Overview:
GlmS glucosamine-6-phosphate activated ribozyme aptamer from Selenomonas sp. FOBRC6, 158 nucleotides, folded computationally. The sequence is in RNAcentral, with records from ENA. Its Rfam family is "glmS glucosamine-6-phosphate activated ribozyme aptamer". Rfam classes the family as a riboswitch.

């Protein structure tokens, strides 16, 4: 210092599940099956982008989808209000934003995954895992160019 096996952490549109939904096994019920009902075992149950100054509070930003992505639980980087910082000459207020620190506008840049569609695995099954192919957002964000940034006191300069 390289390599190579395991093991543990990463994690935040993230996680969990007893509501529903489905799937297998048993016992009933029905003449069988079908189907119900009980149990026992499972399965599903949010796709990606964006997103952190501190602290309280809050039913918490975007768009995609064949829209159970239903419901419910928990977390959250969002918003909200203090204080800290930054910008608007200095300080107060007022705005606005978070060390990449104001905001409008106009052209222009730039961005996803699931889905699909092949081809592999794993499982009785519900389903679920993985590779490869070509697509589609929108908030945001980024170049150029312009606009524009208040009150009071104060200091500079003319």
């Nucleotide at each position: 210092a390289a390599g190579u096996a395991u093991u543990u952490c990463u994690u935040a549109g993230c996680g969990c599940u007893g509501g529903c939904u489905c799937u297998g096994g048993a016992a009933c019920a029905c003449a069988u099956a079908c189907u119900g009902u009980u149990u026992c075992a499972g399965a599903g149950g949010a796709c990606g982008a964006g997103g952190a100054g501190a602290a309280g509070g809050u039913u918490g930003u975007c768009g995609a989808g064949c829209c159970g992505u239903c419901a419910g639980c928990g977390g959250a980087u969002g918003c909200c209000u203090u204080c800290c910082g930054g910008c608007a000459c200095g300080c107060u207020c007022u705005g606005u934003c978070g060390a990449g620190a104001g905001u409008c506008u106009g052209c222009g840049g730039u961005c996803a995954a699931a889905g699909c569609g092949c081809a592999g695995g794993g499982g009785u099954g519900a389903c679920c895992c993985u590779g490869c192919g070509g697509a589609c957002a929108a908030a945001g964000c980024u170049g150029c160019a312009g606009a524009u940034g208040g009150a009071g006191c104060g200091a500079a300069a003319u």

Its mean pLDDT, the model's own confidence on a scale to 100, is 79.